[in-house]
Molecule: THF (Tetrahydrofolate) riboswitch aptamer
This record gives sequence, structure tokens and C1' cells, in this order.
RNA sequence: AGCAGAGUAGGGUAUCGCGCGUUAAGUGCCGCUUGAACAGGGAGUUGUCAGGCGGACGAAAAGCCUUAAGGCUUGCGGUGCGAAGCCCGCAUCCCGCUGCU
Repeated sequence: AGCAGAGUAGGGUAUCGCGCGUUAAGUGCCGCUUGAACAGGGAGUUGUCAGGCGGACGAAAAGCCUUAAGGCUUGCGGUGCGAAGCCCGCAUCCCGCUGCU
């Protein structure tokens, strides 16, 4: 010097556990706004994630116990969190690391 490769945050998925909602929150969609993270170092987007405000759309309940409040079971929700597994994974640029030549 050339070629090849590793590794992050994060995201997705089915399983298990514990919850929440079923008096509709949450999820998903749109707009505005604020912030954060992006491999060992630096930079970093029109990409990613999160918070706030607003908007449109929108639902699956059933049975049992109890004097009642309420509780239990089975469901339902593009439901939340956690666990180990699998998959994807620096937008991009420079340097570094490992292997080979």
C1' cells in the first nucleotide's frame, strides 16, 4: 500500500414471566417542537430513538363468585416491562484494530 474481517447504540421477531387497558389508555398514522444516541477516536444526515403539544382514525367481550365495593377465569389489544435465543445494524467521511499479501 492492497484485499478481507471484527465490534456499538438501537431496531425487529417468536417464546416465557410479570403487568396495563377492555368506563379505551396504549399501539399504529400525520403536523409542530425539544432533546438524545449512533462501534476504539473525531465529525455526523434528509436516517434512528425519546419527551411535550395538537390532529385524523379506531376496538371484543364472555362466564363465574360476592349484599356491596370488588374479585377470579377465559378471551381481546398492531398493549407496557423484563429474560435468555435468533435476525438486522456506524447513512456517510477520516483515523485506528485483527488477518492475509